[in-house]
Context: one part of a larger RNA
RNA sequence: AACGAACGCUGGCGGCGCGUCUUAAGCAUGCAAGUCGAGCGGCAGGGGGUAGCAAUACUUCUGAGAGCGGCGGACUGGUGAGUAACGCGUGGGUGACCUACCUUAAGGAUGGGGAUAGCCACUAGAAAUAGUGGGUAAUACCGAAUACGCUUAUUGUGCUGUGGCAUGAUAAGGAAAGGAGCUUUGGCUUCGCCUUAGGAUGGGCCCGCGUCCCAUUAUGCUAGUUGGAGGGGUAAAAGCCUACCAAGGCGAUGAUGGGUAGCCGGCCUGAGAGGGUGAACGGCCACACUGGGACUGAGAUACGGCCCAGACUCCUACGGGAGGCAGCAGCUAAGAAUAUUCCGCAAUGGACGAAAGUCUGACGGAGCGACGCCGCGUGGAUGACGAAGGCCGAAAGGUUGUAAAAUCCUUUUGUUGCUGAAGAAUAAGUGGGGGAGGGAAUGCCCCUAUGAUGACGCAAGGCAAUGAAUAAGCCCCGGCUAAUUACGUGCCAGCAGCCGCGGUAACACGUAAGGGGCGAGCGUUGUUC
Numbered sequence: 001a002a003c004g005a006a007c008g009c010u011g012g013c014g015g016c017g018c019g020u021c022u023u024a025a026g027c028a029u030g031c032a033a034g035u036c037g038a039g040c041g042g043c044a045g046g047g048g049g050u051a052g053c054a055a056u057a058c059u060u061c062u063g064a065g066a067g068c069g070g071c072g073g074a075c076u077g078g079u080g081a082g083u084a085a086c087g088c089g090u091g092g093g094u095g096a097c098c099u100a101c102c103u104u105a106a107g108g109a110u111g112g113g114g115a116u117a118g119c120c121a122c123u124a125g126a127a128a129u130a131g132u133g134g135g136u137a138a139u140a141c142c143g144a145a146u147a148c149g150c151u152u153a154u155u156g157u158g159c160u161g162u163g164g165c166a167u168g169a170u171a172a173g174g175a176a177a178g179g180a181g182c183u184u185u186g187g188c189u190u191c192g193c194c195u196u197a198g199g200a201u202g203g204g205c206c207c208g209c210g211u212c213c214c215a216u217u218a219u220g221c222u223a224g225u226u227g228g229a230g231g232g233g234u235a236a237a238a239g240c241c242u243a244c245c246a247a248g249g250c251g252a253u254g255a256u257g258g259g260u261a262g263c264c265g266g267c268c269u270g271a272g273a274g275g276g277u278g279a280a281c282g283g284c285c286a287c288a289c290u291g292g293g294a295c296u297g298a299g300a301u302a303c304g305g306c307c308c309a310g311a312c313u314c315c316u317a318c319g320g321g322a323g324g325c326a327g328c329a330g331c332u333a334a335g336a337a338u339a340u341u342c343c344g345c346a347a348u349g350g351a352c353g354a355a356a357g358u359c360u361g362a363c364g365g366a367g368c369g370a371c372g373c374c375g376c377g378u379g380g381a382u383g384a385c386g387a388a389g390g391c392c393g394a395a396a397g398g399u400u401g402u403a404a405a406a407u408c409c410u411u412u413u414g415u416u417g418c419u420g421a422a423g424a425a426u427a428a429g430u431g432g433g434g435g436a437g438g439g440a441a442u443g444c445c446c447c448u449a450u451g452a453u454g455a456c457g458c459a460a461g462g463c464a465a466u467g468a469a470u471a472a473g474c475c476c477c478g479g480c481u482a483a484u485u486a487c488g489u490g491c492c493a494g495c496a497g498c499c500g501c502g503g504u505a506a507c508a509c510g511u512a513a514g515g516g517g518c519g520a521g522c523g524u525u526g527u528u529c
Stems, first nucleotide, its partner, number of pairs: 001528003005525005012376006018369002020334001025332003029329003034071003039068002045062007078287003087211008097203002102199007110144001112142002119134006150173010178191005212259003220250003225247004230242003262284004266277004289310005312323004340366001342365003348362001349360004379409004389400004414466006423456001429450007473518005478499003484513005494501002
C1' cells in the first nucleotide's frame, strides 16, 4: 500500500460497486424453456338460433386442455470437483474436416401408397403407468418418375502444394410438401420444401514455443507399448480399433512416480526488474448426486432428456414406484463469516411465430449489509475585566477557552406539501411520396407523417414551508512515533509490535484532566507485496 475479509467500540445521508473464500455437504416450497391453429385430425366447455310443456334433438359462433408434427430445449444461467494436459496462452496448419438458422447464385417441386397417436370400446394396477380391439389426419412415414449440378467405382487430359481445382468418357446411385392471401378461376403473390455451388458464423483435429513443487521419485518407465502393411471406423488424419509382422519408443535438456492447482486477459504490490494472485467483469476448458453408456440431432455423449449400477431421500394397498438447486430466491448443517422464498418483461438480448403475441429468476430494477471506493453533512459570523464547573497549582494564578452562554444569520441535510423530465426506439394499423415487375388484385422494396406501451416510481430534479433544528466517534500520548500531568496500585492487578514497564513519588498498569492522530468511521487480527 492492498483486501470478496472477520472481530471490538461507534454509526447521519447519497452515488457506484461487491456480498457462502468453509461442506462439488444435504435439500421442504415456488418459479428458472418454451412456442407455432398461417403444418394436422379433432374437441371439453360456453354463447346464439330452430323445434318441443320439458327432458332433449338439430344447427351456428367461439373454442381451453391433451395429441401427432416443426423449430428451440447443445443458447442463456451456475460451479471449479477433476485436470500438470495441446487443458490454457500465443503463433501456425487442415491437399485430413463439419456447419441448423442467415445470405448469394443456379436448377427443381410429377404421380402414388400404407400406417399411427389423439378418439371410441374394453382390460390390468393403490399409484406411476401399461395393454387389447376398432377407426382417422398431416409440412409425420414409404416406394415410383425426373437429375442442370452432385455422390461412388474405373479411366483420360491440363494446372497444382499430400485426398486440391478444371474438363471429358463408361457404369451405378440418390430429391421434394405444402400453407396463407388475392383473383378476371387461367393463375399470381408470399412463407415454406428439395438438389447443387459459394459466403458468413460457429466448431472438430494436428503442430512449434511457453505453463508449479519434490531426485529423501532413476542399474528408471512402457506390450497397443513404438513402427509397418491388411481390414474396420470417423465429418475428418491417426494404434482410434482389430488379427498379423518387426522390436521398438521415452529418460539427468528430468522420463516414470508423488504432491498441489482450472488456464488466461487481468488484479495487488513495486521506481523498475520482479514477487503474489486468478473474487467481481471478459475469453477458453471441465463438471452437473457418484460411476458407466449410448439414442436423437446440423450440433450433446446433453444441469432442469433417456438407460444401467450405486449411495441417499420420499410415496406405497408391500406387488411396486418417484427424485437430483454447482439456475433464482429460500432451508438445514458447517463456519470468524457472506443478502429477499421481492417487482417487471417498460428497456437490452434470446426461443418460437407471417404477425399480433407468448415464454424468459438472462436481464432491468427494488430490498438487506459502513463490505469497499467516492462525495456531502453534523452549522456560520460576532462574542472576555476570559462566566460557572473540572483539572493542576509554589494559592499569585494557569488551563479547558471564543470554547460555552448570548446576539445576528443560513437551511446543505431532515420533515411536510406542490410540481416533475429522460430512459419510448417504434409495432400493428392509418395517411402521403417514390421504385421494380405484372394483364388485374392481393402483394414486394425504400422514404416519411401519425400512431399503444414505464417494473423502477409517492423515483431523480425543481419550488415552497418549518426549525440549529435530525446527526461524532475511535485509537494513542516511554523510545521507535505526533502528543503529559495528577491520583490509585505496589513484580500485585495489569501492559506489550520490538526494546521492555510494574517490588511506595510508574510520563509505560487503571482512572481523570489535558494533548496528538484519523474521522462515519477508528482500532485489532489474518493474508500478499